[in-house]
Context: one part of a larger RNA
RNA sequence: UUGGGCGUAAAGCGAACGUAGGCGGCUUCUUAAGUUUGGUCUUAAAGACCGGGGCUCAACCCCGGGAGUGGACUGAAUACUGGGAGGCUAGAGGAUGUCAGAGGAAAGUGGAAUUCCUAGUGUAGCGGUGAAAUGCGUAGAUAUUAGGAGGAACACCAGUGGCGAAAGCGACUUUCUGGGACAUUUCUGACGCUGAGGUUCGAAAGCUCGGGGAGCAAACAGGAUUAGAUACCCUGGUAGUCCGAGCCGUAAACGAUGGAUACUAGGUGUUGAGGGUAUUAGCUCCUUCAGUGCCGUAGCUAACGCGUUAAGUAUCCCGCCUGGGGAGUACGGUCGCAAGACUGAAACUC
Numbered sequence: 001u002u003g004g005g006c007g008u009a010a011a012g013c014g015a016a017c018g019u020a021g022g023c024g025g026c027u028u029c030u031u032a033a034g035u036u037u038g039g040u041c042u043u044a045a046a047g048a049c050c051g052g053g054g055c056u057c058a059a060c061c062c063c064g065g066g067a068g069u070g071g072a073c074u075g076a077a078u079a080c081u082g083g084g085a086g087g088c089u090a091g092a093g094g095a096u097g098u099c100a101g102a103g104g105a106a107a108g109u110g111g112a113a114u115u116c117c118u119a120g121u122g123u124a125g126c127g128g129u130g131a132a133a134u135g136c137g138u139a140g141a142u143a144u145u146a147g148g149a150g151g152a153a154c155a156c157c158a159g160u161g162g163c164g165a166a167a168g169c170g171a172c173u174u175u176c177u178g179g180g181a182c183a184u185u186u187c188u189g190a191c192g193c194u195g196a197g198g199u200u201c202g203a204a205a206g207c208u209c210g211g212g213g214a215g216c217a218a219a220c221a222g223g224a225u226u227a228g229a230u231a232c233c234c235u236g237g238u239a240g241u242c243c244g245a246g247c248c249g250u251a252a253a254c255g256a257u258g259g260a261u262a263c264u265a266g267g268u269g270u271u272g273a274g275g276g277u278a279u280u281a282g283c284u285c286c287u288u289c290a291g292u293g294c295c296g297u298a299g300c301u302a303a304c305g306c307g308u309u310a311a312g313u314a315u316c317c318c319g320c321c322u323g324g325g326g327a328g329u330a331c332g333g334u335c336g337c338a339a340g341a342c343u344g345a346a347a348c349u350c
Base pairs, nucleotide, nucleotide: 004321005320006319007304008303012318014201015200016199017198021194022193023192025088026087027086028085029084030083031082033081034080035077036076037075038074039073040072041071042070049065050064051063052062053061054060091191092188093187094186095184096183097182098181099180103177104176105175106174107173108172109171110154115149116148117147118146119145120144121143125136126135162169163168206247207246208245209244210243211242215241216240220236221235222234223233258317259316260315261314262313263312266295267294268293269292270291271290272289273288274287275286276285299306300305323350324349325348332343333342334341335340
């Protein structure tokens, strides 16, 4: 390479949008590029194959024949693919109506709690631990009452509940704004799927500038523990955590499972919407979509397990893997303020 694979053995890009490209619903006519099938020419000789012949045989050599692959030209066929013209509505999108939601951004508001400050009451302890000590406290602490300041997070509701592409999103109100589901079957008429490059988003930590700083808390200091203790435990405590602007671009960024479409037993929860039955209404029961869980048939799987939310059966497109170590290292390049990120070997060794 032909292949074989990617939940856990190596392997799904963190996620989305989208360029080129690849692939693409039903149907009529046309064309004949692909495709199929003929013909002609060419594909040097030698070699290979077949049939003969010559060296005593063979190797070797000579003669004849046929084949093969590729290419060009030309004739025919029209099922499929492609091109052209037209039609359709099951894909996709729009319209109208209804609905759920921690989806996003901004502004404002609220209560509980911690800490600090002021004042009152009050007196000797408080705090902390396995036990202690460092620490705080007669300059009046802890406790308790009232008032004030400030920052951060939003108990209960809360739910294998909801929303979002993922990261993620949870007090309340208002404004702006994205997406989705269901119903009607009204409109457009394949407008679709995927997506190399590219672009955007992307937890935490970290970085730059300016704010802010209650609690927590890397580093650091002290007290313990211990043989030691650069730890685990305790008392403190600075970056940081928070806000604005800009970088970084990584995570066990996980469902360790790329996206889209179709098909393939059921049972049982739950969320949103609709229809029917029933009803004063609410429940109940049946049923259709869209999500989200559990169990399970066939099938798949090395097993574990998956099982209409597939890891089953198929098609299309992308990404990735190819023994362990060396190594996600070196070198080079691109990006970054830096930290570093992305790309990514080899020698050697087992």